[in-house]
């Protein structure tokens, strides 16, 4: 320098054919359960879905650039 892949909660990863409210597990916080702790139980918080443009009535999703992170080439 080229080439492919990923980037979504505090971790780890769903998201189908673009369709209006973006989720799981864990973790976290209040509460119940316990003498107290774990464990289980309900509830809650918690997200500019990398950034920045462009397309469409409408984008996490489709193009473009760039940026980070891996992988292979050289």
């Nucleotide at each position: 320098g080229g080439g492919c892949a990923c980037u979504u909660a505090g971790c780890u990863c769903a998201g189908c054919u673009g369709g209006u409210u973006a989720g799981a597990g864990c973790g976290c916080u209040a509460c119940g359960u316990u003498c107290a702790c774990a464990u289980c139980g309900u509830a809650g918080a918690g997200g500019u879905c990398g950034u920045a443009g462009g397309u469409u009535c409408g984008a996490c999703u489709c193009c473009u650039a760039c940026a980070g992170u891996g992988c292979c080439c050289a």